[in-house]
Notes
The RNA shown here (Bacterial RNase P class A) has 405 nucleotides and comes from an Alphaproteobacteria bacterium. The coordinates come from a structure-prediction model, not an experiment, and the mean pLDDT is 76. Rfam family: Bacterial RNase P class A. Rfam classes the family as a ribozyme. The RNAcentral record of the sequence draws on ENA. The gene name in the source record is rnpB. Lineage of the source: Bacteria > Pseudomonadati > Pseudomonadota > Alphaproteobacteria.
RNA sequence: CCAGAAGGUCGGAUGGCCGCGCGCCGGCAAUGGGGAAACCCGCCGGCGCGAGGAAAGUCCGGGCUCCACGGAAACACGGUGCCGGUUAACGACCGGCGGGGGCAACCCUAGGGAAAGUGCCACAGAAAGCAAACCGCCCGCCAAAGCCUUUGGCGAUGGCAGGUAAGGGUGAAAGGGUGCGGUAAGAGCGCACCGCGCCGGCGGCAACGUCGGCGGCACGGCAAACCCCACCGGGAGCAAGACCGAAUAGGGGCGGCAUCAUGGCGGGUUUCCGCGUCGCCGCCCGGGUGGGUCGCGCGAGGCGUCCGGCGACGGGCGUCCCAGAUGAAUGGCCAUCCAUCGCCGGCCACAGGCUUCGGCCCAGGUCGACGAGGACAGAACCCGGCUUACAGACCUUCUGGCCCA
Repeated sequence: CCAGAAGGUCGGAUGGCCGCGCGCCGGCAAUGGGGAAACCCGCCGGCGCGAGGAAAGUCCGGGCUCCACGGAAACACGGUGCCGGUUAACGACCGGCGGGGGCAACCCUAGGGAAAGUGCCACAGAAAGCAAACCGCCCGCCAAAGCCUUUGGCGAUGGCAGGUAAGGGUGAAAGGGUGCGGUAAGAGCGCACCGCGCCGGCGGCAACGUCGGCGGCACGGCAAACCCCACCGGGAGCAAGACCGAAUAGGGGCGGCAUCAUGGCGGGUUUCCGCGUCGCCGCCCGGGUGGGUCGCGCGAGGCGUCCGGCGACGGGCGUCCCAGAUGAAUGGCCAUCCAUCGCCGGCCACAGGCUUCGGCCCAGGUCGACGAGGACAGAACCCGGCUUACAGACCUUCUGGCCCA
């Protein structure tokens, strides 16, 4: 310098004028205004704060809140699925293992169980799970064109009966692979190596790795098919929910009457143990909705630094307070600058092309003028992840190749 891999940061800047939301301070203003009430509200000035890395999708986990009568077991349903760790928790993350890809840095991986059972394996193919034989290969018998050295021998080709699974063909997949031996041809039929299975030793917390022995090979694949195994899971969500607060229907308490109930109702289902409750009339109390206030911004918090850990992460110290709207603020205009883009002009162009060898064109670089102009996207209870969108700029580490010292 070229090509690549991994991780991270930022995502317009400054100034002026005008405005918006929230909070605080000072002054002014009414014994004020709106409203049934609760409650809300003005004007002037000053100060402070005011979107994101994804605020998004709402996929997963949690906080918080309420709902469901308490407990136990089983079932059902849903989810997760190599091992170890991190965490409030997780399907997230970190570190490993196995498998696959790349020369490498590195990347991908839903990866428990198929000798418990059921089911499926399209098309093609003879055959798709239990063995089977389409073309072949081989032995035997029969027929036989024909040939020869003619009581005989050979024999293209065809038929019959067998052997075989080498080779071909089909397929995603065909009852281990390669080689040697063996055989009529073949075949784990025999042997070596590899693979596979079982047993044992060693290393590792483990997944697993490695070594040795035994077995001639049995057990095809699919579980993001049912299923089995292990583990996890109550439901709903800030329109949660709490409080204030009209009328009417419903609600509760007390009293009286009524007398049912060996019942009905109250968990997703069942069983068991327990518990609560039930109709009418009178009196008293009082909730929900519309409306308002709170919930609602100090938090698994940000930043810096030190320590432990390979790391995810954990701990200590210091420091900071950092949006809270609800027809929903966070904006508009101007100036200068920056990244970027377009076009024009000047200069260079060692790569590439053309050449009459003089040069010319040009990817590109650089300078100047003019113009454009900032991606994706907007909080709504909060937090941890994942996923998706994103103009452009920058940083760090590593790999391969070439060149120079």